[in-house]
RNA sequence: GGCACCGCCAGGCAAACCGGGAGAGAUCCCGGGACGCAAAGCCACGGGUCCUCGCCGUGCAAGGGGAAGCACGGACGGAUAGCCGGGUUGCCGUU
Numbered sequence: 001g002g003c004a005c006c007g008c009c010a011g012g013c014a015a016a017c018c019g020g021g022a023g024a025g026a027u028c029c030c031g032g033g034a035c036g037c038a039a040a041g042c043c044a045c046g047g048g049u050c051c052u053c054g055c056c057g058u059g060c061a062a063g064g065g066g067a068a069g070c071a072c073g074g075a076c077g078g079a080u081a082g083c084c085g086g087g088u089u090g091c092c093g094u095u
Stems, first nucleotide, its partner, number of pairs: 012037002017032006035082001041088003045085003048080004055074006
């Protein structure tokens, strides 16, 4: 000098679950509640995972005409930061 780990002070956040609410849904918000978290603060930029009312196509069905329905696929869109990476801000800092 570098890297890693640990600790202290003040505190912070808040999983599952329960109650209320929003949404087609993933999920989110409020209250309770703590599984845990040194960024479990914030940001959808990259990857992953999840949703898909409506739209397009195919098939089934129907079949005088029309409408509804089901399944699969596709595009658009949405969600997740407590999945990972990245960006950015913040508290402490003994040894």